[in-house]
Context: one part of a larger RNA
């Protein structure tokens, strides 16, 4: 696109996924069996394998964060910053991503069967699970649990609305290759800036004391600081005029 308006809310035909397997306590040293040796059925609990989903917390990672640090250079010099050496090296490290972490699920139940046990039973006085007839019975089917689903063209249902929707544009991220989708557009916290916190680095620069000096100490748990958070229109989601698109009474 169709499904002949728009916005929400369903049904569920199908189709996908999932279905693991053992060890422990406990019925119990019980049943059975001379002994040796040993249980069915049922209860309980915990780990593995295997999949989802998440990021409180724990682990890694974190190259525009903090700091220490060599070797050169440049800003006259000194002090202090910067560049360049693999991010120069090396310590740590938030957001986010991540598994080694966390939470959950593989689960109960049910029909109908499959080998297979059987009841009653004749044919064929006996006999047989079988010929009428009636049961049991498995991870396998079918439901049941998870997702997807009306393009399920037999194009389903309900419920609202009554003229303006979308679409483009712009600031975005819970979203992504692009398109799509979510949010906002001044009656505005959508993004950036600004404050305040969180959090991270670990105590700046100047400058005073002090040591011959490398250094130390105070002033100072200081300065600095992406990606978090709240709260602020500061900035940018803008004026204006012309010209246009494509629907529009609900399906006869």
């Nucleotide at each position: 696109u169709g499904u002949g308006a728009a916005a929400a809310a369903u049904u569920g035909a199908a189709a996908g996924g999932a279905g693991u397997a053992g060890a422990c306590c406990u019925u119990a040293g019980u049943a059975c069996g001379a002994g040796a040796g040993g249980a069915c059925c049922g209860g309980g609990a915990a780990a593995a394998a295997c999949g989802a989903a998440u990021c409180c917390a724990u682990u890694g990672u974190u190259u525009a964060u903090c700091g220490a640090u060599u070797g050169u250079c440049a800003g006259a010099c000194c002090a202090u910053u910067a560049g360049c050496a693999u991010u120069g090296u090396c310590g740590a490290g938030u957001a986010g991503c991540u598994a080694c972490a966390u939470u959950c699920g593989u689960a109960a139940u049910a029909a109908a069967u499959a080998a297979u046990u059987g009841c009653u039973g004749a044919a064929a006085g006996c006999a047989u699970c079988u010929a009428a007839g009636c049961a049991a019975g498995a991870a396998a089917u079918u439901a049941a649990c998870c997702u997807u689903a009306a393009a399920a063209c037999u194009a389903a249902u309900u419920u609202u609305u009554u003229a303006a929707a979308a679409a483009a544009u712009g600031u975005a991220g819970u979203a992504g290759a692009u398109g799509a989708c979510u949010a906002c557009a001044u009656g505005a916290a959508u993004a950036g800036g600004c404050u305040u916190a969180a959090u991270g680095u670990g105590u700046u620069a100047g400058a005073a004391u002090u040591g011959u000096a490398a250094g130390a100490u105070u002033u100072u748990u200081a300065g600095c600081a992406a990606a978090u958070a709240a709260g602020u229109a500061c900035u940018a989601a803008a004026a204006a005029a012309u010209a246009a698109u494509u629907u529009a009474g609900a399906a006869g």
Molecule: large-subunit ribosomal RNA, domain VI
Organism: Navicula veneta